[in-house]
RNA sequence: CUCCGAUAAGGGCAAACCCAGAGAAAUCUGGGGACGCAAAGCCACGGGUCCUCAAUCUUAGGACAGCCGGGUUGCCGAA
Numbered sequence: 001c002u003c004c005g006a007u008a009a010g011g012g013c014a015a016a017c018c019c020a021g022a023g024a025a026a027u028c029u030g031g032g033g034a035c036g037c038a039a040a041g042c043c044a045c046g047g048g049u050c051c052u053c054a055a056u057c058u059u060a061g062g063a064c065a066g067c068c069g070g071g072u073u074g075c076c077g078a079a
Stems, first nucleotide, its partner, number of pairs: 004077002012037002017032006035066001041072003045069003048064005
């Protein structure tokens, strides 16, 4: 350094639900809260799932990274 991931150490994130707000909606933001997570850090590239106000007639646009795969960065160091 790479692979790997422990009854290690220091920590980190935060599901459902509740309150407030944004959005047409999926959903998102803040606070509370912890189901869990070795990348539950980041990226919509591929697959998949979810939403469709408006406009006008056939295209599309949006969301999910805690659905899977992939890319990229990172703490620690037992076997």
This is a predicted structure of a 79-nucleotide RNA (c-di-GMP-I riboswitch aptamer) from a Desulfuromonadaceae bacterium. The prediction has a mean pLDDT of 86. The model forms 90% of the base pairs in the Rfam consensus. The organism belongs to Desulfuromonadaceae, within Bacteria.